[in-house]
RNAcentral holds the sequence, with entries from ENA and SILVA. This is a predicted structure of a 1395-nucleotide RNA (small-subunit ribosomal RNA) from an uncultured bacterium. Its mean pLDDT, the model's own confidence on a scale to 100, is 85.
RNA sequence: AGAGUUUGAUCCUGGCUCAGGAUGAACGCUGGCGGCGUGCCUAACACAUGCAAGUCGAGCGAAGCGCUGUUUUCAGAAUCUUCGGAGGAAGAGGAUAGUGACUGAGCGGCGGACGGGUGAGUAACGCGUGGGCAACCUGCCUCAUACAGGGGGAUAACAGGUAGAAAUGACUGCUAAUACCGCAUAAGCGCACAGGACCGCAUGGUGUAGUGUGAAAAACUCCGGUGGUAUGAGAUGGACCCGCGUCUGAUUAGGUAGUUGGUGGGGUAAAGGCCUACCAAGCCGACGAUCAGUAGCCGACCUGAGAGGGUGACCGGCCACAUUGGGACUGAGACACGGCCCAAACUCCUACGGGAGGCAGCAGUGGGGAAUAUUGGGCAAUGGGCGAAAGCCUGACCCAGCAACGCCGCGUGAAGGAAGAAGGCUUUCGGGUUGUAAACUUCUUUUAUCAGGGACGAAGGAUGUGACGGUACCUGAUGAAUAAGCCACGGCUAACUACGUGCCAGCAGCCGCGGUAAUACGUAGGUGGCAAGCGUUGUCCGGAUUUACUGGGUGUAAAGGGCGCGUAGGCGGAAAGACAAGUCAGAUGUGAAAUCUAUGGGCUUAACCCAUAAACUGCAUUUGAAACUAUCUCUCUUGAGUGAUAGAGAGGCAAGCGGAAUUCCUAGUGUAGCGGUGAAAUGCGUAGAUAUUAGGAGGAACACCAGUGGCGAAGGCGGCUUGCUGGACAUUAACUGACGCUGAGGCGCGAAAGCGUGGGGAGCAAACAGGAUUAGAUACCCUGGUAGUCCACGCCGUAAACGAUGAAUACUAGGUGUGGGGGGACUGACCCCCUCCGUGCCGGAGUUAACACAAUAAGUAUUCCACCUGGGGAGUACGGCCGCAAGGUUGAAACUCAAAGGAAUUGACGGGGGCCCGCACAAGCAGUGGAUUAUGUGGUUUAAUUCGAAGCAACGCGAAGAACCUUACCAGGGCUUGACAUCCAACUAACGAGGCAGAGAUGCGUUAGGUGCCCUUCGGGGAAAGUUGAGACAGGUGGUGCAUGGCUGUCGUCAGCUCGUGUCGUGAGAUGUUGGGUUAAGUCCCGCAACGAGCGCAACCCCUGCCCCAUGUUGCCAGCAUUAGGUUGGGGACUCAUGGGGGACUGCCGGCGUCAAGCCGGAGGAAGGUGGGGACGACGUCAAGUCAUCAUGCCCUUUAUGCCCUGGGCUGCACACGUGCUACAAUGGCCGGUACAACGGGCUGCGAGACCGCGAGGUCGAGCGAAUCCCUCAAAGCCGGCCCCAGUUCGGAUCGGAGGCUGCAACCCGCCUCCGUGAAGUCGGAGUUGCUAGUAAUCGCGGAUCAGCAUGCCGCGGUGAAUACGUUCCCGGGCCUUGCACACACCGCCCGUCA
Repeated sequence: AGAGUUUGAUCCUGGCUCAGGAUGAACGCUGGCGGCGUGCCUAACACAUGCAAGUCGAGCGAAGCGCUGUUUUCAGAAUCUUCGGAGGAAGAGGAUAGUGACUGAGCGGCGGACGGGUGAGUAACGCGUGGGCAACCUGCCUCAUACAGGGGGAUAACAGGUAGAAAUGACUGCUAAUACCGCAUAAGCGCACAGGACCGCAUGGUGUAGUGUGAAAAACUCCGGUGGUAUGAGAUGGACCCGCGUCUGAUUAGGUAGUUGGUGGGGUAAAGGCCUACCAAGCCGACGAUCAGUAGCCGACCUGAGAGGGUGACCGGCCACAUUGGGACUGAGACACGGCCCAAACUCCUACGGGAGGCAGCAGUGGGGAAUAUUGGGCAAUGGGCGAAAGCCUGACCCAGCAACGCCGCGUGAAGGAAGAAGGCUUUCGGGUUGUAAACUUCUUUUAUCAGGGACGAAGGAUGUGACGGUACCUGAUGAAUAAGCCACGGCUAACUACGUGCCAGCAGCCGCGGUAAUACGUAGGUGGCAAGCGUUGUCCGGAUUUACUGGGUGUAAAGGGCGCGUAGGCGGAAAGACAAGUCAGAUGUGAAAUCUAUGGGCUUAACCCAUAAACUGCAUUUGAAACUAUCUCUCUUGAGUGAUAGAGAGGCAAGCGGAAUUCCUAGUGUAGCGGUGAAAUGCGUAGAUAUUAGGAGGAACACCAGUGGCGAAGGCGGCUUGCUGGACAUUAACUGACGCUGAGGCGCGAAAGCGUGGGGAGCAAACAGGAUUAGAUACCCUGGUAGUCCACGCCGUAAACGAUGAAUACUAGGUGUGGGGGGACUGACCCCCUCCGUGCCGGAGUUAACACAAUAAGUAUUCCACCUGGGGAGUACGGCCGCAAGGUUGAAACUCAAAGGAAUUGACGGGGGCCCGCACAAGCAGUGGAUUAUGUGGUUUAAUUCGAAGCAACGCGAAGAACCUUACCAGGGCUUGACAUCCAACUAACGAGGCAGAGAUGCGUUAGGUGCCCUUCGGGGAAAGUUGAGACAGGUGGUGCAUGGCUGUCGUCAGCUCGUGUCGUGAGAUGUUGGGUUAAGUCCCGCAACGAGCGCAACCCCUGCCCCAUGUUGCCAGCAUUAGGUUGGGGACUCAUGGGGGACUGCCGGCGUCAAGCCGGAGGAAGGUGGGGACGACGUCAAGUCAUCAUGCCCUUUAUGCCCUGGGCUGCACACGUGCUACAAUGGCCGGUACAACGGGCUGCGAGACCGCGAGGUCGAGCGAAUCCCUCAAAGCCGGCCCCAGUUCGGAUCGGAGGCUGCAACCCGCCUCCGUGAAGUCGGAGUUGCUAGUAAUCGCGGAUCAGCAUGCCGCGGUGAAUACGUUCCCGGGCCUUGCACACACCGCCCGUCA
């Protein structure tokens, strides 16, 4: 920093999508460790249980307990003993006094207003920021001053009895205090009165003297002190007020009654309608009131280059709340989370009478949810409450636990190691890849594990104190040992192959993949990325300059209001002065801390933490500056306006007048039609139309002039005259002195149609009727015809109301028209020059995506308004406003698509245009379509009727020839390494012949015949061939021509198709190749930002037409001989043959043409402008045809989809179509006679000749491998004869009979001959085909295939026409141009209805 996606391609507009970062996250797969953080976003849902606010005995009384003393009642130990006792300890109980850093209930004090939680409410002085308070309060703390004298009466506890289930009371009696209450004292304290001083922004404030009046206290003590009262000051904390800022909606426009203000009073710590009485009628609002929706606010956090946009978890500040609603009490402080009262809901207890409770404290439970933790340890530290203190309390806090939820760090090993192992995957089978990866060798030990040691955190000194924790950390030991996944791999976007699947299953963020060769689905291998994580989903910013302040637009892409007047607002000419609001600069205060940034430091590093600096772009105060803006003062004339003068104009309104035309009425003339159309009909007309003449009626519109002429703001305005009236322009420079521009709302004008009321109504004419057209025709065409069109008045308020271009001002090359005015020059109406206003065209710079715009800007600038933000839904719905209605105006959303669109480019296309060509039409000739038949196809049938070809460009096509074979099809019978190829092993009787069974394939059996080549050490070995066997494999006319090669058809022998360099264009592309001529031709010439070149055209090749030369057999024969005969001799002249040359080039002449190319005519010539014909087919199109010629990928088959055999089928037949043959006859048929070819073919062949047969043919058989012999008599033609227009002496189908030939075999299923039979057919509907000269037509001949089979095909010659005015039309094609919403390209695209 961009990318993908609209198109055949391009540029632009424009949306959608992606790559980045972030997260209190969740989900899927996976999961080694540590540090630091974070963890109910949903139900402010309900809560079991425990804990979270107590403390003080140094305020007080009583009680209990312990201790001490005294006393008393017991008790009776040690010791002594005369054994009688003495002695009297420990211990027990009672009373009493004292005592205890003892206990806990009560009175009393302080604290429960902090700390902790939550974000429901709140759009607010709630919050942020900066001020004010002369309108206030402040416990504990600090400082200062002063004081503390003397009394009194109660009450809990306690005791007694008593109510109640309990909670909890009530009654009687006793008692204390730092509890409570008077009295005294007291000031500089409060209040009242009245003085004086100073100060202030108003009210007022601060000292001070006087009088009156009011209010104090508490003790305890270890004697150190602690506490108390009053007043003042400070500090801290708070209350209140103000400026500015703080979301969305106008489809919420008016709101407000204590409301706004005042006075008096009340209330408060305090100002105040805070409350109250009275008075006034204000106050807020387009600078958005009110209403509705949403929301705690901020420091900050995320993103961003920034400006911005989004968020308000954790940490910190403020606010609000504590089940819901209300209320006050106490207190320095609350209207109070773990206080009270009331009401409500819910839960619990109950003896049913009544009570108790509030986790949005920490844990925890249920519920909700995609989702969020332990009913843990400790007060050791930090902090808080109480206390003099010890200390007690503290779910604040410090720690630990759970969770990859986030950030950061570390590890899962390191080095060597090629036989590049095995395995996997893949392969063109050679290999490649996984991959130095592994194994293996050497090494290390972070982490994990074990063992030993072991903290800081703990303080100014000493001593004591550690939950965390035997933790961090250090040392040692064992051993690579304990540790890798996730996503992606078509493009965007780094990374590719195989298999499976077959528009199925599926993927997909966008474009899009998947219909049999999927790098996009699934799996595998490989690769890429990140890594204890990786993906997905949600959300936010970015990219998106896609709301544009920075930083966009509006002629055609979305977007200029239909037009004017004008309010608010915004902006505004020149000179001078003042001021200091904006603006700029300095200083000061503030902008909390944390965060961010920089530097340094501490944890091994980092995250994290600490320190310092900077920053916090803001606000306020103050001091300056004075250019610009604002404001004020004074002045100016150029902006604007007024005056004077003159002309132009369909500008507007009203009244009057005019002629032409249409229609109608009356009358005349006149007769059969008129009218209308592409053609008709409906209609009108013998009751007299149309036509024509005269007169009359009535309405509407104003020909010519008339002009990209005029006027108007727009809509719009057109006969003439008059009246009233608006505006613009020019000249002049007298007047005003910025009076201007724009203009949200508002007001007005506003085509046509439409609406209301009343007139009018000739023509025209929605609706409607009829006639046509048409498949239909609710249309286009015709005949009629009503609203309406016209007038008056009133509505409507919209149009492609367009220049699709808002208004205003200034500036920025020219050229040329036109309307109006003025000036100069001139004798001059003219002409010419200058100038102002208007209206057009062309064009430069510039602008533009391009088209285009270009002084009438879409250029360069400024001001103001309006409008736009993807397409559809939709200018629709709802609501509001307007309207009589029709409707107008304002104006969404759900849902849906990945485009919709603009301009330009190249093609294709057009029942668009221009030019040109072609047997394309026309002009002709002969056909086809009708008949019979042949053949191919469809259909149908069948066991099979094998397969392919399908408009032209399939259909006498593959097939240049299906009886078997062919043959691929069917039935049946058989074979399974196979009919055929290669490899291996073994064997040898290789080859060949006949026999039996069988339909044959095949099987069985025999061996008459027969033994090759090379080497040899003679044993044998090898090559080749055959047989047998096993497996690799063979085989397939099985599929896919839409996987392919090759070949072919077609447009089309049409004249086109391209490239290099240059130039033009942002680009696709254009130019060249277009234009003017010309040609069969992109053939050539000229011109030209093009110059050249290539593939095509033409030429070069073949045949044919003329001549020459050479040669002369098998060909030829003029002359010389000869013969029946070029038969023979001879000849090379001729024909002919073969080879080689020449010839034609618009070369010559004339005309036309641009001095050209070329065209027309002519000469000469065998041939004349390509002489005729052939071969030759550009870039490409049709996924054209062919997997069945061949080759070939992939798939399928393998005792069969392969192979062999017999028979059948491909020939089946109600029909339909294509292509041919033969005909329908006299230009003919038949009979007889007679003439003239060319191309070809021939040894398994052509076969002369002779004989036999009516004939097909047969028998014998010469010659010829062919310029020699044969096929081979060409036929039409010509001569003569018959037929006489008929289903015939036409026509020959069909059928019967008899034969011939080929072949193993003519039944299905061949061809030919003879005899007999003698069908349809009398020239063919709509339609349609070929052909422009040796052509059509007609006549025969040959060949390939082939045993046989030709009306087909390919060739050959004979005879031999007609017509072409011409290019309007049909078809096809070429070039230029135009339109286009087509590009699979008109067989397109697309709309509506129905399913």